c-di-GMP-I riboswitch aptamer from a Candidatus Omnitrophota bacterium, 82 nucleotides, folded computationally.

Parts: sequence; C1' cells; structure tokens
RNA sequence: UUGUGUAAAUGGUAAACCAUUCGUAAGGAUGGGGCACAAAGCUAUAGGGUCCUAAGAGAAAAUAGGACAGCCAGUUGCCACA
Repeated sequence: UUGUGUAAAUGGUAAACCAUUCGUAAGGAUGGGGCACAAAGCUAUAGGGUCCUAAGAGAAAAUAGGACAGCCAGUUGCCACA
C1' cells in the first nucleotide's frame, strides 16, 4: 500500500420506544434506552434515491423550499489477519 472481517484487544456509535423541547411536516436537539453497526466517522451546493410541504405557487406533475448518509454513493480512518 492492497485485500479480507473468523476470533480477540482498546475504544466508539446508538434503532424502536419513553420524557422534555424545536419544527406546518418530514424530521432535529437533550436525557433514558439498546435493535444493531468495522466506518452507524465526516459530507445533503458531486450524483442517484426516499420522505415532507406552513408561506409562495398550484388540478396534478413540474418548479421552489426543506429533511434523511442507520438507502446507494464520495471521502478519511482504528484493530487483527493475509
């Protein structure tokens, strides 16, 4: 450097659900919780995908605005083994 993730080490994250809170909503934050995760680290103005829509627009779609990376993706990286 490349590949792989059977066992182990040091650690990390935290689904559903509950409480409080922000938001029209999707969804976010904090605490509890723990389904899982070798990138469940980071990136939402590289791209695809999914979801939402108060105001504006509107038959719908499109446009516009927003959300999600624990959907794919991009990028960086720990340990072990080869």